[in-house]
Context: one part of a larger RNA
RNA sequence: UGACGGGGGCCCGCACAAGCGGUGGAGCAUGUGGUUUAAUUCGAUGCAACGCGAAGAACCUUACCUGGGUUGGAACCCCCUGGAAUUCAUCAGAGAAGGUGAAGUGCCUUAUUUUAAGGAGCCGGGUGUUCAGGUGCUGCAUGGCUGUCGUCAGCUCGUGUCGUGAGAUGUUGGGUUAAGUCCCGCAACGAGCGCAACCCUUGUUGCUAGUUACUAACAGGUAAAGCUGAGGACUCUAGCGAGACUGCCGGUGGUAAACCGGAGGAAGGUGGGGAUGACGUCAAGUCCUCAUGGCCUUUAUGUCCAGGGCUACACACGUGCUACAAUGGCUGAUACAGAGGGCAGCGAUCCCGUGAGGGUUAGCAAAUCCUUUAAAGUCAGCCCUAGUUCGGAUUGCAGUCUGCAACUCGACUGCAUGAAGCUGGAAUCGCUAGUAAUCGCGGAUCAGCAUGCCGCGGUGAAUACGUUCCCGGGCCUUGUACA
Numbered sequence: 001u002g003a004c005g006g007g008g009g010c011c012c013g014c015a016c017a018a019g020c021g022g023u024g025g026a027g028c029a030u031g032u033g034g035u036u037u038a039a040u041u042c043g044a045u046g047c048a049a050c051g052c053g054a055a056g057a058a059c060c061u062u063a064c065c066u067g068g069g070u071u072g073g074a075a076c077c078c079c080c081u082g083g084a085a086u087u088c089a090u091c092a093g094a095g096a097a098g099g100u101g102a103a104g105u106g107c108c109u110u111a112u113u114u115u116a117a118g119g120a121g122c123c124g125g126g127u128g129u130u131c132a133g134g135u136g137c138u139g140c141a142u143g144g145c146u147g148u149c150g151u152c153a154g155c156u157c158g159u160g161u162c163g164u165g166a167g168a169u170g171u172u173g174g175g176u177u178a179a180g181u182c183c184c185g186c187a188a189c190g191a192g193c194g195c196a197a198c199c200c201u202u203g204u205u206g207c208u209a210g211u212u213a214c215u216a217a218c219a220g221g222u223a224a225a226g227c228u229g230a231g232g233a234c235u236c237u238a239g240c241g242a243g244a245c246u247g248c249c250g251g252u253g254g255u256a257a258a259c260c261g262g263a264g265g266a267a268g269g270u271g272g273g274g275a276u277g278a279c280g281u282c283a284a285g286u287c288c289u290c291a292u293g294g295c296c297u298u299u300a301u302g303u304c305c306a307g308g309g310c311u312a313c314a315c316a317c318g319u320g321c322u323a324c325a326a327u328g329g330c331u332g333a334u335a336c337a338g339a340g341g342g343c344a345g346c347g348a349u350c351c352c353g354u355g356a357g358g359g360u361u362a363g364c365a366a367a368u369c370c371u372u373u374a375a376a377g378u379c380a381g382c383c384c385u386a387g388u389u390c391g392g393a394u395u396g397c398a399g400u401c402u403g404c405a406a407c408u409c410g411a412c413u414g415c416a417u418g419a420a421g422c423u424g425g426a427a428u429c430g431c432u433a434g435u436a437a438u439c440g441c442g443g444a445u446c447a448g449c450a451u452g453c454c455g456c457g458g459u460g461a462a463u464a465c466g467u468u469c470c471c472g473g474g475c476c477u478u479g480u481a482c483a
Stems, first nucleotide, its partner, number of pairs: 001483002003480003007477007015467002019431005026322008034313002042053002064308007073131001078128001079126005086103006107119005133297002136295003142291002144286003147282001149280001154193006160169003173184003199274004204242007214231002218229003245268001248262005324424001328383007340371003345364002350359003390421001395416007437459007
């Protein structure tokens, strides 16, 4: 100087407390451990691994296993050689590879009637060499990227001063703040990286603009409808501005910083949200994104193919979904979003089907068309406390769709079946406001497949006395046989 203390002081955080809803019990989904297996590819392992890499394993992916092939290789360059490219048929084979045959003679230049020669591109074969290849090992050789402490308020430097020195001072102290934020004081004076602000979005408003959006007035028109003329008011769209700064008033405070209350205001003291992550810590994670040193491999640890596996199942754990019902379930009627996506696409209408869906095709590269009837809600009716008109697992049959192909191993539909489950032990998690809870909608990935992930809006609470205690963190101080 640090680190540590079941030392002290001060302070903060959904840390506790006060509340609301969960997990832990059930069924299922998903990940992991374990076990099994020819293989169940690999990585991630307290917080910070476990719906994680994977924004989507039937083949492919795929790295694993079994079997069948191949050896200058799937690629580039040089050289030789054949052929336009290309398309089709057929043979045997699981296919990869292979055999046979047919169609087809393009472009440019030169001479030219055909035709011939050369060239470019493309395809096939061959030789040779520098070689390729490796999701093989080492993340404890590395770059890059990422997690975490933590959006915590810290981490440092120059000069000066003090100290023999390590170092100290500044950065401590008195206040204050979300903040090393600001003020005052002070052997310090300044400065840098962080904080804040500048950026995006949302909340109010002015101006400009007015289609594909809008419709107040006028006119037309309909079963109804901005449907049409028209309008530039409103909504909205999207560009430029305004607005909030403790600016004003009162009080407290040291005539400070600041705090408390008030006015005005759409908004008040960082208005809400996001992006933004200092010096560093964990030899944290990643050699399987990529890059890369070293090592290993080169008729194999490379590469091609078929099938299988990653989907196994006594069990254990994590994360979720659906429930156990009446604030509910079912049937009918009816109202109101936002944000996205769309051409190998979104697909209206009409017809068929109980339905998944099928047929037909209008419109739309989209403020125009489609996705698109949002659902909880509201209004009626039934159910009457039951393992039920709760709950939907499981299983049987019949189907739909995608796709070369749904057996291993897809999603969905109809009929039938109708399991556990009556609110969950010890323990444990999230959340402070448009939040929790609850309700639907969209997107990426994607042929198909979502209870996951990322977004969007609708309805919309309760509680916070307080900081003694648990956990984590910051500052000062103290002890130490630790570094």

The prediction has a mean pLDDT of 82.
A computed fold for a 483-nucleotide part of an RNA from an uncultured organism, annotated as small-subunit ribosomal RNA, 3' major domain.
It matches the Rfam family "Bacterial small subunit ribosomal RNA".